A computed fold for a 265-nucleotide part of an RNA from a Thermodesulfovibrionales bacterium, annotated as large-subunit ribosomal RNA, domain VI.
The coordinates come from a structure-prediction model, not an experiment, and the mean pLDDT is 87.

Context: one part of a larger RNA
RNA sequence: CGCAGGAGACUUGAGGGGAGCUGUCCUCAGUACGAGAGGACCGGGAUGGACGGACCUCUGGUGUUCCGGUUGUCAUGCCAGUGGCAACGCCGGGUAGCUAUGUCCGGCAGGGAUAAACGCUGAAGGCAUCUAAGCGUGAAGCCCACCCCAAGAUGAGGUCUCCCGAGCCGUAUGGCUCCUGAAGGUCCGUGGUAGACCACCACGUCGAUAGGCUGGAAGUGUAAAGCAGAAAUGCCCAGCUUACCAGUACUAAUAGACCGUGCGG
Numbered sequence: 001c002g003c004a005g006g007a008g009a010c011u012u013g014a015g016g017g018g019a020g021c022u023g024u025c026c027u028c029a030g031u032a033c034g035a036g037a038g039g040a041c042c043g044g045g046a047u048g049g050a051c052g053g054a055c056c057u058c059u060g061g062u063g064u065u066c067c068g069g070u071u072g073u074c075a076u077g078c079c080a081g082u083g084g085c086a087a088c089g090c091c092g093g094g095u096a097g098c099u100a101u102g103u104c105c106g107g108c109a110g111g112g113a114u115a116a117a118c119g120c121u122g123a124a125g126g127c128a129u130c131u132a133a134g135c136g137u138g139a140a141g142c143c144c145a146c147c148c149c150a151a152g153a154u155g156a157g158g159u160c161u162c163c164c165g166a167g168c169c170g171u172a173u174g175g176c177u178c179c180u181g182a183a184g185g186u187c188c189g190u191g192g193u194a195g196a197c198c199a200c201c202a203c204g205u206c207g208a209u210a211g212g213c214u215g216g217a218a219g220u221g222u223a224a225a226g227c228a229g230a231a232a233u234g235c236c237c238a239g240c241u242u243a244c245c246a247g248u249a250c251u252a253a254u255a256g257a258c259c260g261u262g263c264g265g
Stems, first nucleotide, its partner, number of pairs: 001152001005163007015149004021049007033038001051106005059100004066093005071086006110144003117137004164264001165178005179262001184259004188204005209252003212248005218241003226235003
């Protein structure tokens, strides 16, 4: 920009893409078959491998925004307590998130038309013949079915809901004047399990969108001070705490501007 008014939702599916794998064991059954050795079809069940998708409850990893230990040195006047630098100085753990080696799920089943092949009926050609007319069965393959995208499918689809004026002129799309600026959307702001930007999604005081605060969860592991002890240390389930979960308007989403018209060959 188009989809012959504008708008908000929800959809159909032309068409396209993805997936499609396979082992072993049990049973049927030591049955059918076979002199024996051996040893099934069909059907049912279980469990793996590789591959793929999703996810973070569990097992782990990471987690330089959390906690602790510790070395050297510098600073805070000194002690104590802290802070800076040394790869996060080094080391032990670890929330959220991200993640695989972790967890769950998938290939199934079914229908249609067929290939090779196997048939029925059956002539040419009194027989025979699956084929010439006609009719069946039949593959991990084809079409559907399963998952995803999808109306720029210009063949531009469908459903529901919402919105929009008077006068004059004109054959009509329309022109002029006055009035109007709808439904809805955007800008802007607070953010996000969304994201390169954009987009998408939530919210904007009729408010829990983010921050703060409070509580919880979770992590670390017993702060400081005090007491005991010469000291190490002990007493004290403390102290501190990021992304998590709630609650709470304290702070910031204020105020506003713009686009979009007027019933539509």
It matches the Rfam family "Bacterial large subunit ribosomal RNA". NCBI's taxonomy places the organism under Bacteria, Pseudomonadati, Nitrospirota, Thermodesulfovibrionia, Thermodesulfovibrionales. RNAcentral holds the full RNA, with entries from ENA.